[in-house]
Context: one part of a larger RNA
RNA sequence: AAGUAGCGAAAACAUUGGUGAGAAUCCAAUGCACCGUAAACCUAAGGUUUCCCUCGGCAGGCUCGUCCGCGAGGGGUUAGUCGGAACCUAAGAUGAGGCCGAAAGGCGUAGUCGAUGGACAACAGGUUGACAUUCCUGUACUAUCUGAUAAUCGUUAUCAGAUGCGGAGGGACGCAGGAGGAUAAGCACGCAGCCGAAUGGAAGAGGCUGUUUAAGCGUGUAGCAAGUUUGAGUAGGAAAAUCCGCUCAAGCGUUAUAAAGUGAGGCGUUAUGAGGAGAGUCUACGGACUCGAAGGUGUUGAAUCCACACUGCCAAGAAAAUCUUCGCAAUCGAGAUUAUCCGGUAUCCGUACCGUAAACCGCCACAGGUAGGUUGGUAGAAUAUACUAAGGUGCGC
Numbered sequence: 001a002a003g004u005a006g007c008g009a010a011a012a013c014a015u016u017g018g019u020g021a022g023a024a025u026c027c028a029a030u031g032c033a034c035c036g037u038a039a040a041c042c043u044a045a046g047g048u049u050u051c052c053c054u055c056g057g058c059a060g061g062c063u064c065g066u067c068c069g070c071g072a073g074g075g076g077u078u079a080g081u082c083g084g085a086a087c088c089u090a091a092g093a094u095g096a097g098g099c100c101g102a103a104a105g106g107c108g109u110a111g112u113c114g115a116u117g118g119a120c121a122a123c124a125g126g127u128u129g130a131c132a133u134u135c136c137u138g139u140a141c142u143a144u145c146u147g148a149u150a151a152u153c154g155u156u157a158u159c160a161g162a163u164g165c166g167g168a169g170g171g172a173c174g175c176a177g178g179a180g181g182a183u184a185a186g187c188a189c190g191c192a193g194c195c196g197a198a199u200g201g202a203a204g205a206g207g208c209u210g211u212u213u214a215a216g217c218g219u220g221u222a223g224c225a226a227g228u229u230u231g232a233g234u235a236g237g238a239a240a241a242u243c244c245g246c247u248c249a250a251g252c253g254u255u256a257u258a259a260a261g262u263g264a265g266g267c268g269u270u271a272u273g274a275g276g277a278g279a280g281u282c283u284a285c286g287g288a289c290u291c292g293a294a295g296g297u298g299u300u301g302a303a304u305c306c307a308c309a310c311u312g313c314c315a316a317g318a319a320a321a322u323c324u325u326c327g328c329a330a331u332c333g334a335g336a337u338u339a340u341c342c343g344g345u346a347u348c349c350g351u352a353c354c355g356u357a358a359a360c361c362g363c364c365a366c367a368g369g370u371a372g373g374u375u376g377g378u379a380g381a382a383u384a385u386a387c388u389a390a391g392g393u394g395c396g397c
Stems, first nucleotide, its partner, number of pairs: 013031006032394004040374003046354002050352001051075006060068002080141002082350004087118002092113003098107003122139005142346004147341007161332002163329007174313004180306003185300005190211006212274002216269004223262002227252008236244002278291005314317001360369002376388004
């Protein structure tokens, strides 16, 4: 320079009360305003204690500060089922032997790793200051082990079963479009509880609130769908096969009331449970406890499910394991399998909190950037736009 520029979105604050040495800034209440395909909620990455409680007031906070993502002390993350590992493989990595190369090393078969994919069993309610599909209550499911009952098969082999190996099936797949069936969700009526006659009108066709309930188990529907069952043969599936493939024969079916299969949803049960507007009692005013009505019908209707099911198209749209089935090996083996019931067991890691942000990436409490899911109402073609619910904020002069 200069007490100058600036104090970081023009969404907006105001009043009253409290606390306190001290209040525009902290807390509470009331009113107003802003977002509402978000400025709400869940969650991945990333962060790594920032979460919660008590205390504090030097520094950080663009002012203030009794407040804080700040300082100090304490506390908090509970799983057979959620996510990952004890399963599988893709791109890619690595790579026994092998090939190549002055050396270092490069390539690569089998194999081994490697999710962003496949496989795989839990839901509803309650609870804390802070966690919950993890704790608790109720009702389930998965794997495995012991026992009981019943049936079947087997006991020295023409070997039940286990284990290992391989064969076959299956897993198993693109995109676009339209139609149908359903549900989620919404709305209306009905029902239940409560409110309102003070002032111009209105006791009604008034107003407000609620009308909710899962997985599992049982049933097997709308629909999709032209094959399917049995027997015989068999030169293919690197060996074998009773399996698959192929051939033949027979039964049933073939524009439909469709077999086997698949299959949302609904209904029943779960539930005489839970929750529930509201009411009452107590209160340290933070809250705690007790009781608890109604719970039907209609309509709109998804981008979700049936389901890549159907139709169309060309760019022609993973693999492997779980699973089913077949044999081979003679390694284990005298008991095994199935059904019902009682009971036992169930490893490791993550789980707090932020997550369109003051907690991540941007040197900052930075008008920037940041994958996925949910996303109500009125008007509307709409996730546009406007207003608004739940919820959250008024952007630290």
Large-subunit ribosomal RNA, domain III from a Clostridiaceae bacterium, 397 nucleotides, folded computationally. Its mean pLDDT, the model's own confidence on a scale to 100, is 81. Its Rfam family is "Bacterial large subunit ribosomal RNA". Gene Ontology terms of the family: structural constituent of ribosome and ribosome. RNAcentral holds the full RNA, with entries from ENA.